Predicted 3D model of RNase P RNA and transfer RNA as a complex of 420 nucleotides. Model confidence (mean pLDDT): 76 of 100. It holds a member of the Rfam family "Bacterial RNase P class A". It is annotated as a ribozyme.
RNA sequence: GUGGGCCAGACGACCGCGGGGCGCGAGCGAUCGCGUCAUGAGGAAAGUCCGGGCUCCACAGGGCAGGAUGCCGGCUAACGGCCGGGCGGGGUAACCCGACGGAAAGCGCCGCAGAAAAGAAGACUCCCGCUGGCGCCGCGAGGCGUUGAGAGAAAAGCUGAAACGGUGGUGUAAGAGACCACCAGCGUCGUGGCAACACGGCGGCUUGGCAAGCCCCAUCCGGAGCAAACGCAAAUAGGAGCGCCAUGGUGUGGCCCGCACUGCGCUCGGGUUGCGCGCUAGAGGCCGACGGUAACGUCGGUCGUAGAUAAAUGGUCGUCCACGACAGAACCCGGCUCAUAGGCCCACCU
RNA sequence: AUCGGUAGCUUAGCUGGUAGAGCGCCUGCUUUACACGCAGGAGGUCACAGGUUCAAGUCCUGUCCGGUCC
Numbered sequence: 001g002u003g004g005g006c007c008a009g010a011c012g013a014c015c016g017c018g019g020g021g022c023g024c025g026a027g028c029g030a031u032c033g034c035g036u037c038a039u040g041a042g043g044a045a046a047g048u049c050c051g052g053g054c055u056c057c058a059c060a061g062g063g064c065a066g067g068a069u070g071c072c073g074g075c076u077a078a079c080g081g082c083c084g085g086g087c088g089g090g091g092u093a094a095c096c097c098g099a100c101g102g103a104a105a106g107c108g109c110c111g112c113a114g115a116a117a118a119g120a121a122g123a124c125u126c127c128c129g130c131u132g133g134c135g136c137c138g139c140g141a142g143g144c145g146u147u148g149a150g151a152g153a154a155a156a157g158c159u160g161a162a163a164c165g166g167u168g169g170u171g172u173a174a175g176a177g178a179c180c181a182c183c184a185g186c187g188u189c190g191u192g193g194c195a196a197c198a199c200g201g202c203g204g205c206u207u208g209g210c211a212a213g214c215c216c217c218a219u220c221c222g223g224a225g226c227a228a229a230c231g232c233a234a235a236u237a238g239g240a241g242c243g244c245c246a247u248g249g250u251g252u253g254g255c256c257c258g259c260a261c262u263g264c265g266c267u268c269g270g271g272u273u274g275c276g277c278g279c280u281a282g283a284g285g286c287c288g289a290c291g292g293u294a295a296c297g298u299c300g301g302u303c304g305u306a307g308a309u310a311a312a313u314g315g316u317c318g319u320c321c322a323c324g325a326c327a328g329a330a331c332c333c334g335g336c337u338c339a340u341a342g343g344c345c346c347a348c349c350u
Numbered sequence: 351a352u353c354g355g356u357a358g359c360u361u362a363g364c365u366g367g368u369a370g371a372g373c374g375c376c377u378g379c380u381u382u383a384c385a386c387g388c389a390g391g392a393g394g395u396c397a398c399a400g401g402u403u404c405a406a407g408u409c410c411u412g413u414c415c416g417g418u419c420c
Stems, first nucleotide, its partner, number of pairs: 001348007009320007017040002020037007042326001046337002049335005054225004061257004066221005071085005086100001087098004101216002106214002108210003124157002127152001130150002132147006165183006184206001186203007230276003239268006248262004284303008321324001351418005358373004367404001375391005397413005
């Protein structure tokens, strides 16, 4: 210096708080009181950014719209996560980083500058002197010079982020993939690989950038959420008015269809917001063996580890040290991201 | 779930190409003086960080604040 893992002040005493077991007492009972025993926040409990379980609506179906993902293979309940590989970039290296499909499917954009900005386009300077003009020489054929009207050219200059492959040579009036060699790119074939891709041969000779603009391709996605959902108890007025009544209305979904249910909507006037359940044993932690490069899987053993509802972890004292950061569960789990004092361990590089 | 953060305040900037406007502020003119009016001027980390692009207030991702609804 790089990568990975771990701890999250320690020990003791006392007081207090949450839920629980046991015992005793009170009560018809629900339950309450006392005693005692063990137990009680995190690596992120956070952001709510992804994915899944669970619950209800068809365990969810068809289509449009919309959204997400995006090299290849694997893991997984699933993922935008993880593992392995490829390609590209950084680093002397260990190692790290990458929104990394398609721009010859189509549309769009490329300001200013510049001749020209994507159209095989364009000609300002420069280049050339083929056709023509003019001048000179020559008996003539023709030669030399000059000009820039027409033609050629894209090599050089200028502008720009970008100027229609690069370098060198041949060639030419001057030039140009016009031709040749090498390189880059594209297409195609062969070999290796499951694949991404790599290596090699051949071909024509080059087709700008942006898809984190629209879009195309492939894969995936129904909606709502524990205030879900269910049970018990309590309370009340299955009330009044108006409207529409089945090609209707409701059931959630942005829409259509389908499916299920069926009187519904609005206004007025009212009732309940108590208790239980969901609620914590789960894709669980640890150890070992086996399979796999690994993520992970299979088998065996072992452990018991918060469940509140105005919401519990705090205080005092003693000893010690490196003097203690970020921060508090609320249905659960797998990830990602952000915050974090200090310390320990392992491997590797220079 | 959804919208926003641009000058002191309120805000425009929609398909990327030199950041504008109103009020306020400053200077001068006008007035005896002030206000009004006229002329001119200053003032911007486009919330922050990273990325895409030749180029980002604008597009994408993350973070921090704030509002609204359920």